This is a predicted structure of a 350-nucleotide part of an RNA (small-subunit ribosomal RNA, central domain) from an uncultured Gammaproteobacteria bacterium. Its Rfam family is "Bacterial small subunit ribosomal RNA". RNAcentral holds the full RNA, with entries from ENA, Greengenes and SILVA.

Context: one part of a larger RNA
RNA sequence: CUGGGCGUAAAGCGCGCGUAGGCGGUUUGCUAAGUCUGAUGUGAAAGCCCUGGGCUUAACCUGGGAACUGCAUUGGAUACUGGUAGGCUUGAGUGUGGUAGAGGGUAGUGGAAUUUCCGGUGUAGCAGUGAAAUGCGUAGAGAUCGGAAGGAACACCAGUGGCGAAGGCGGCUACCUGGACCAACACUGACGCUGAGGUGCGAAAGCGUGGGGAGCAAACAGGAUUAGAUACCCUGGUAGUCCACGCGGUAAACGAUGUCAACUAGCCGUUGGGGACAAUUAGGUUUUCAGUGGCGCAGCUAACGCGAUAAGUUGACCGCCUGGGGAGUACGGCCGCAGGGUUAAAACUC
Numbered sequence: 001c002u003g004g005g006c007g008u009a010a011a012g013c014g015c016g017c018g019u020a021g022g023c024g025g026u027u028u029g030c031u032a033a034g035u036c037u038g039a040u041g042u043g044a045a046a047g048c049c050c051u052g053g054g055c056u057u058a059a060c061c062u063g064g065g066a067a068c069u070g071c072a073u074u075g076g077a078u079a080c081u082g083g084u085a086g087g088c089u090u091g092a093g094u095g096u097g098g099u100a101g102a103g104g105g106u107a108g109u110g111g112a113a114u115u116u117c118c119g120g121u122g123u124a125g126c127a128g129u130g131a132a133a134u135g136c137g138u139a140g141a142g143a144u145c146g147g148a149a150g151g152a153a154c155a156c157c158a159g160u161g162g163c164g165a166a167g168g169c170g171g172c173u174a175c176c177u178g179g180a181c182c183a184a185c186a187c188u189g190a191c192g193c194u195g196a197g198g199u200g201c202g203a204a205a206g207c208g209u210g211g212g213g214a215g216c217a218a219a220c221a222g223g224a225u226u227a228g229a230u231a232c233c234c235u236g237g238u239a240g241u242c243c244a245c246g247c248g249g250u251a252a253a254c255g256a257u258g259u260c261a262a263c264u265a266g267c268c269g270u271u272g273g274g275g276a277c278a279a280u281u282a283g284g285u286u287u288u289c290a291g292u293g294g295c296g297c298a299g300c301u302a303a304c305g306c307g308a309u310a311a312g313u314u315g316a317c318c319g320c321c322u323g324g325g326g327a328g329u330a331c332g333g334c335c336g337c338a339g340g341g342u343u344a345a346a347a348c349u350c
């Protein structure tokens, strides 16, 4: 050649789309490239192996054979793979009719609350803490009533509920728009799976330009605490948080579990459809498809645990790991306005 692995020990790209490539349902004919088989040629000699012979033996020398697992040409075989031509419908997709949903985008709109401002009532405190103080207040605060402004977020409903590939998505209304699921038929006829590169999306913080700014709040200031307190606590408070456009491209981007397909005991819940049965009507029983949870058999696992939503049994394709530190660093490349990101060593050391 042909190692073993990747939930937690090192190891699944944050997630899609998709190029090359790899892999690919069922059936018939043809072909004969792969595959199998026969023959011929070749595969130097020496060596190795087998078997004779020669030196007193051996090493050594020497005869013969085998082998040289290969290559080429040629004759055949046709199950499988490939190629080609034609079918098929179960994979995949399209149509028809429905269903659920915080899926996405834009515009509008609602109430509660916080804050500020204006006005009324009213008087000495308020706020804050473990206790205080800084702070606010007789220039009338806090409390309370009425009015106004503005920004941000949407209580209850709310649910191991829903939707989305992931990030993520939650008041209400309208418009635009993506996907999923179910039922029964009809249609296309393998159109599929994966996916190196590539390309798009991608929380929060951050960056650029212009707006906006209620609350909160890095930095910062003050008050406390303390041996100190560049903190935890308190009073303030600017970026930021919000919007538009652009950039950035990282997270414990987690199910720490790649995608797709097939197969393998059961039980209980729940969401969205369909069927059957029952029916005294507050709503049952049962079955089926798609999701989402809790247990659990076999099996797997170092154990924990997983267990039809597998970490079981298999197949296809991709990614990744290979002792700890040095180091996700240096150098170089590429990308970025920058911060930095990505790719990614070695010396040395244990």
Base pairs, nucleotide, nucleotide: 003322004321005320006319007304008303012318014201015200016199017198021194022193023192025088026087027086028085029084030083031082033081034080035077036076037075038074039073040072041071042070049065050064051063052062053061054060091191092188093187094186095185096183097182098181099180103177104176105175106174107173108172109171110154115149116148117147118146119145120144121143125136126135162169163168206247207246208245209244210243211242215241216240220236221235222234223233258317259316260315261314262313263312266295267294268293269292270291271290272289273288274287275286276285277284299306300305323350324349325348332343333342334341335340